[in-house]
RNA sequence: UUCUUAUCGAGAGUGGUUGAGGGAUCCGGCCCGUUGACACCACAACAACCACCCGCGCUAUCACGCGGGCAGGUGCUAAAUCCGGGCAGAGUCGAUCUGUCUGCAAGAUAAGAG
Numbered sequence: 001u002u003c004u005u006a007u008c009g010a011g012a013g014u015g016g017u018u019g020a021g022g023g024a025u026c027c028g029g030c031c032c033g034u035u036g037a038c039a040c041c042a043c044a045a046c047a048a049c050c051a052c053c054c055g056c057g058c059u060a061u062c063a064c065g066c067g068g069g070c071a072g073g074u075g076c077u078a079a080a081u082c083c084g085g086g087c088a089g090a091g092u093c094g095a096u097c098u099g100u101c102u103g104c105a106a107g108a109u110a111a112g113a114g
Base pairs, nucleotide, nucleotide: 001114002113003112004111005110006109007108008107013043014042015041016040017039021032022031023030026085027084028083029082044077046075049073050072052069053068054067055066056065057064081106086104087103088102089101090100
């Protein structure tokens, strides 16, 4: 960096360094921020994808599925992935606009493959 699969309305902050921007990208909105944001570091917390352990189902066993435990590898700790926008569909008697719902696309994280 590419592909595949799963998840994304829950949860969880203090201190230090730094100093003006930040909330992925473009536009719009709305927020956060010199009462110090963002980022980095330390510790703590949250969660439970993978690993590990146990039970049940199936089974000769492994594997697989479900449930529980643990916290080793990641992750995460403002706001739904902060909200809308692109494409397709549903629905409203019909059209336009607005708005609603579903899926795709985009993004993030994990696990696996190249």

Source information:
Predicted 3D model of a 114-nucleotide RNA (SAM riboswitch aptamer (S box leader)) from a Chthonomonadaceae bacterium. The sequence was found by an Rfam model in a public genome assembly. The source organism's lineage runs through Bacteria, Bacillati, Chthonomonadia, Chthonomonadales and Chthonomonadaceae.